This is a predicted structure of a 71-nucleotide RNA (transfer RNA) from a Spirochaetales bacterium. Rfam family: tRNA. It is annotated as a transfer RNA. Rfam describes the family as follows. Transfer RNA (tRNA) molecules are approximately 80 nucleotides in length. The prediction has a mean pLDDT of 81. The organism belongs to Spirochaetales, within Bacteria.
RNA sequence: CGGAAUGUAGCGUAAUGGUAGCGUACUUGUUUUGGGGACAAGUGGUGCGGGUUCAAUUCCUGCCAUUCCGA
Numbered sequence: 001c002g003g004a005a006u007g008u009a010g011c012g013u014a015a016u017g018g019u020a021g022c023g024u025a026c027u028u029g030u031u032u033u034g035g036g037g038a039c040a041a042g043u044g045g046u047g048c049g050g051g052u053u054c055a056a057u058u059c060c061u062g063c064c065a066u067u068c069c070g071a
Stems, first nucleotide, its partner, number of pairs: 001070007010024004018054001026042006047063005
């Protein structure tokens, strides 16, 4: 320098244009003398900008970060 992939909650991981889920963690409650565990309820998220669309995690485009391949 060229090409490709990835970016979603504190962490890990789904979502084939139609209200973004799951596990774990965290908060509260019950249980327990207490802790742990179990059960119930709850908080929190689409890397940044622009475009297409009635509607974008999803499609297009630029940038950023990480990884891989080639020279």